[in-house]
Record summary: A computed fold for a 72-nucleotide RNA from Thermoflexus hugenholtzii JAD2, annotated as transfer RNA. Its Rfam family is "tRNA". By type it is a transfer RNA. The coordinates come from a structure-prediction model, not an experiment, and the mean pLDDT is 83.
RNA sequence: GGGCCUAUAGCUCAACGGCAGAGCAGAGCUCUCAUAAAGCUUUGGUUACAGGUUCGAAUCCUGUUGGGCCCA
Repeated sequence: GGGCCUAUAGCUCAACGGCAGAGCAGAGCUCUCAUAAAGCUUUGGUUACAGGUUCGAAUCCUGUUGGGCCCA
């Protein structure tokens, strides 16, 4: 330099073009002399960034940025 893949909650990951979710973590409560464990409840999102297509975009298209793999 060229090609391909990838970016969604604090972390790991889901989500057919049609309400953005789960587990873990965090917070509160129950339980306990207290802690841990367990149980219940609950907070948390600019879906990397900028545009485009569409009635409607995390999803499709273009560019940029970061990460990974391959080739040279």